[in-house]
Context: one part of a larger RNA
RNA sequence: CUGGGCGUAAAGAGUCCGUAGGCGUUUUGCUAAGUUGAUUGUUAAAUCCAUCGGCUCAACCGAUGACCUGCAAUCAAAACUGGUAGAAUAGAGUUCGAGAGAGGAAAGUGGAAUUCCUGGUGUAGCGGUGAAAUGCGUAGAUAUCAGGAGGAACAUCAGUGGCGAAGGCGGCUACCUGGACCAAUACUGACGCUGAGGUGCGAAAGCGUGGGGAGCAAACAGGAUUAGAUACCCUGGUAGUCCACGCCCUAAACGAUGUCGACUAGCUGUUGGGUUCAUAAAAGAACUUAGUGGCGCAGCUAACGCGUUAAGUCGACCGCCUGGGGAGUACGGCCGCAAGGCUAAAACUC
Numbered sequence: 001c002u003g004g005g006c007g008u009a010a011a012g013a014g015u016c017c018g019u020a021g022g023c024g025u026u027u028u029g030c031u032a033a034g035u036u037g038a039u040u041g042u043u044a045a046a047u048c049c050a051u052c053g054g055c056u057c058a059a060c061c062g063a064u065g066a067c068c069u070g071c072a073a074u075c076a077a078a079a080c081u082g083g084u085a086g087a088a089u090a091g092a093g094u095u096c097g098a099g100a101g102a103g104g105a106a107a108g109u110g111g112a113a114u115u116c117c118u119g120g121u122g123u124a125g126c127g128g129u130g131a132a133a134u135g136c137g138u139a140g141a142u143a144u145c146a147g148g149a150g151g152a153a154c155a156u157c158a159g160u161g162g163c164g165a166a167g168g169c170g171g172c173u174a175c176c177u178g179g180a181c182c183a184a185u186a187c188u189g190a191c192g193c194u195g196a197g198g199u200g201c202g203a204a205a206g207c208g209u210g211g212g213g214a215g216c217a218a219a220c221a222g223g224a225u226u227a228g229a230u231a232c233c234c235u236g237g238u239a240g241u242c243c244a245c246g247c248c249c250u251a252a253a254c255g256a257u258g259u260c261g262a263c264u265a266g267c268u269g270u271u272g273g274g275u276u277c278a279u280a281a282a283a284g285a286a287c288u289u290a291g292u293g294g295c296g297c298a299g300c301u302a303a304c305g306c307g308u309u310a311a312g313u314c315g316a317c318c319g320c321c322u323g324g325g326g327a328g329u330a331c332g333g334c335c336g337c338a339a340g341g342c343u344a345a346a347a348c349u350c
Base pairs, nucleotide, nucleotide: 004321005320006319007304008303012318014201015200017198021194022193023192025088026087027086028085029084030083031082033081034080035077036076037075038074039073040072041071042070049065050064051063052062053061054060091191092188093187094186097182103177104176107173108172109171110154115149116148117147118146119145120144121143125136126135162169163168206247207246208245209244210243211242215241216240220236221235222234223233258317259316260315261314262313263312266295267294268293269292270291271290272289273288274287275286276285277284299306300305323350324349325348332343333342334341335340
């Protein structure tokens, strides 16, 4: 390299969009680039192969034939691929209509709770633990009542419920805005799928500038525990957590399962929509469609398991793997304010 693979053994990029490229629905005509056939030319000799012959045989040598699978030209074919012209509608999309949703952005607003402040009542404890101590408290704490301030998060509803490409999204209200789904009418007419590079988004932590700071809490301090205890437990507590703007670009970024399409038994729960039946109405039943769960046949799998949401049967395209360590490191390059990220070896060793 090939063969072979990528849920858990090495291996699906965190995710979307999209350039080049690859691949691409039905039908008619034309074309003849790919494709196929025929002919001609060329394809040096030697070699290889076949037959015959020459050295006593053989190696070796000679002769003839075949081969030279290629290239070019000419003629022909037109199924398939391509090109071109036209048509179509099953892919894709647009439109009319209805409902669902923590989808996003930004603004306003609400109550519970914690903390703090002020005042009232009130008195000796509170707090904390396995037990304690540090800590707080007669300068009146804890408890309780009233008022105020401020920040952050939104109990119940809440659900293997919903939405989003992923990260993720949860009080309420209005405004702006993206997407999906259902139904069926009309329309466009292949406009599609994937996607090397590339652009955007991307939890938490971290960074820069300016705010904010209630609770929590790396670091740090103290108290315990212990042989020690740079921990687990306790009392405190600063960055940070929050906001605005700008960076960072990584995660067990997981379904450890790339995207798209087609096909392949069923049963059952649930969410959104639709049709029919039933009903005074509602609950309900059947079917259907788009999700989301639990089982399960065939099949697959090393097994576990997966099983119409496939890890089944196939197709298109991309990414990735090739023994362990060295190492996701060094060097170089690109990016970053930095932290570092991306790309990515070898010696050596087992």

RNAcentral holds the full RNA, with entries from ENA. This is a predicted structure of a 350-nucleotide part of an RNA (small-subunit ribosomal RNA, central domain) from an uncultured prokaryote. The coordinates come from a structure-prediction model, not an experiment, and the mean pLDDT is 87.